[in-house]
RNA sequence: CGAGGUCGCUUGGGGACCGCCGGCGGCGCGAGCCGCGGGAGGAAAGUCCGAGCUCCGCAGGGCAGGGUGCCGGGUAACACCCGGUCGGGGCGACCCGGAGGAAAGUGCAACAGAGAGCAGGGCGCCGCGGACGGCGUGUCCGGACGCGGUGAGCGUGAAACGGUGCGGUAAGAGCGCACCGGCGUCGUCGGCAACGACGGCGGCCAGGCAAACCCCACCCGGAGCAAGACCGAAUAGGGGAGCGUUCGAGGGCGGCCCGCCCGAGCUCCCGGGUUGGUUGCUCGAGACCGUCGGCGACGGCGGUCCUAGAGGAAUGGUCCCCACCCCCGCGAGGGCGACCGGACGGGGGCACAGGACUCGGCUUACGGCGACCUCGGACC
RNA sequence: GCCCCCGUCGUCUAGAGGCCCAGGACGCCACCCUUUCAAGGUGGAAAUCGCGGGUUCGAAUCCCGCCGGGGGCACCA
Numbered sequence: 001c002g003a004g005g006u007c008g009c010u011u012g013g014g015g016a017c018c019g020c021c022g023g024c025g026g027c028g029c030g031a032g033c034c035g036c037g038g039g040a041g042g043a044a045a046g047u048c049c050g051a052g053c054u055c056c057g058c059a060g061g062g063c064a065g066g067g068u069g070c071c072g073g074g075u076a077a078c079a080c081c082c083g084g085u086c087g088g089g090g091c092g093a094c095c096c097g098g099a100g101g102a103a104a105g106u107g108c109a110a111c112a113g114a115g116a117g118c119a120g121g122g123c124g125c126c127g128c129g130g131a132c133g134g135c136g137u138g139u140c141c142g143g144a145c146g147c148g149g150u151g152a153g154c155g156u157g158a159a160a161c162g163g164u165g166c167g168g169u170a171a172g173a174g175c176g177c178a179c180c181g182g183c184g185u186c187g188u189c190g191g192c193a194a195c196g197a198c199g200g201c202g203g204c205c206a207g208g209c210a211a212a213c214c215c216c217a218c219c220c221g222g223a224g225c226a227a228g229a230c231c232g233a234a235u236a237g238g239g240g241a242g243c244g245u246u247c248g249a250g251g252g253c254g255g256c257c258c259g260c261c262c263g264a265g266c267u268c269c270c271g272g273g274u275u276g277g278u279u280g281c282u283c284g285a286g287a288c289c290g291u292c293g294g295c296g297a298c299g300g301c302g303g304u305c306c307u308a309g310a311g312g313a314a315u316g317g318u319c320c321c322c323a324c325c326c327c328c329g330c331g332a333g334g335g336c337g338a339c340c341g342g343a344c345g346g347g348g349g350c351a352c353a354g355g356a357c358u359c360g361g362c363u364u365a366c367g368g369c370g371a372c373c374u375c376g377g378a379c380c
Numbered sequence: 381g382c383c384c385c386c387g388u389c390g391u392c393u394a395g396a397g398g399c400c401c402a403g404g405a406c407g408c409c410a411c412c413c414u415u416u417c418a419a420g421g422u423g424g425a426a427a428u429c430g431c432g433g434g435u436u437c438g439a440a441u442c443c444c445g446c447c448g449g450g451g452g453c454a455c456c457a
Base pairs, nucleotide, nucleotide: 001376002375003374004373005372006371007370008369009368010367012322013321014320015319016318017317018316020039021038023036024035025034026033027032041352045363046362048361049360050359051358052357053224054223055222056221060258061257062256063255065220066219067218068217069216070084071083072082073081074080085099086097087096088095089094100215101214105213106212107209108208122154123153124150125149126148127147128146129145132142133141134140135138162180163179164178165177166176167175181205182204183202184201185200186199187198188197189196190195228279229278230277231276238270239269240268241267242266243265250262251261252260272456273455274454286305287304288303289302290301291300292299293298324349325348326347327346328345329344330342333340334339381453382452383451384450385449386448387447390406391405392404393403398437408424409423410422411421412420430446431445432444433443434442
């Protein structure tokens, strides 16, 4: 210098003028005016998880359904986070993992190929029979074809039922043996555990897919601030159809059954009225600083602070200066050199995006800075 | 704000792991027929299956994340 990786921080600062929305105080009969103080984010977003809160019977049993899925820890909780294990990727720093079970069952595998699940005989190899052919007339050689063996070699495929060697055999094959690899199992050691290391035994060699059904373990009642509570206003509790009144509809906000409770109305269509106020509503698993414990996520203790609460809903606009980044021009100066460099002129850029009950995460969008590390090259 | 559903040629659709570099209809283009047009016949073009990842040997289809579109939900009697 180039190419990368991880972690952390940040999402500009100041000023002038004109505005916008709440709060408090004052003035005014009132419309309103004046003063003080406040007014978006790291993602406020997607609404994908987990909770708080509220109501429905404090929510019972079963099925169905949904979710999670290595181990330990953190947390109010989680599908999140931290630390590890194993597997995969990268030369590396490092990264990724929806990572239980395929030696429970069912199923799937197009095309190609002989054969695709406890498979297979196309070429080949081998044995037997052998029409027929050869000349060297032999216990000779070749051999179409037929029957059988084989799972080594060729070939097909994403995938073909361990690898190497020796024995063995007609030819072969874990068929037998040695070593290596895998799996299972037993034991010892390390670890809380996942798991790892070592040793013994078993030829056991067992393919893939569960983001296919499924099995196993654990978890899940439902709805959502348009939840819910209070006050007020208005209208016709009108018309029609269906179901039902203990032979019980319907309700108890997802589906079915049982159980329990309420139970005389309920559902749909045509219509009618109001589109008000207060509350929930912001002090909370809160923010910041310090310290202690922990590898860490995080937790304990102490101190300080109060930081939008709102209706289709405000936080904006113009200009100037600074900071930051990029481009062009010029290149003082420093250094032996590679190179480093702005005391400076012009132009441009400065993102993604905005609360609507509130938190903790994830995901997605996006501008910038710093530290450390890795690989490659050049130079001193 | 909250809760659901959908996305395949220009338009409407089929598909539900392989027979699909995706089939059909209407429309479009060319040719035939006709004096010409329409109708009819023959042939053809036209799809990154909304986008990006993943699972699988293999994805329109299964899973995850985005993007776009559509629908429903106030209270009283």